Model confidence (mean pLDDT): 82 of 100. A computed fold for a 73-nucleotide RNA from Panagrolaimus superbus, annotated as transfer RNA.
Formats: sequence, structure tokens, C1' cells
RNA sequence: GGUUCUAUGGCUCAGUUGGUAGAGCGUUGGUCUAAUAAGCCAACGGUCCUGGGUUCGAGCCCCAGUAGGACCA
Repeated sequence: GGUUCUAUGGCUCAGUUGGUAGAGCGUUGGUCUAAUAAGCCAACGGUCCUGGGUUCGAGCCCCAGUAGGACCA
């Protein structure tokens, strides 16, 4: 330098050929217990790496960039 993959709550990840985002863990509160833990219930928390474009509508498609990984030279 070229090709390619990844980037989504604090963490690990899902999101089924575009219809306005979910799970587990976590944290907080409650319940239970003599108490703690476990279990159970509820809540909290992200506008999806950044900026543009297409579209009535983008996490998903297109372009550029950033960061990380792999391969080639």
C1' cells in the first nucleotide's frame, strides 16, 4: 500500500432479506429469611463508532473517515 471482518446499554452478545432496539450478566428497590446467599417480581440504563447520502421510514442499503483484528505484498 491492497483485500477483508468487526464496531449495538457498564460487560458479553442478538436483532430473521428497511417499519422507529432486545436478552443474559450488572446496579437499585421490593419479596422471601432470624440473617446472608440463592430464588421470584419490578425498575434503571443505549437513539446503534463518526459524518454524509438514498428512502415516507435506516442498527440493517450506499459513500467517506476513525479504531481494532486477519490475510497478501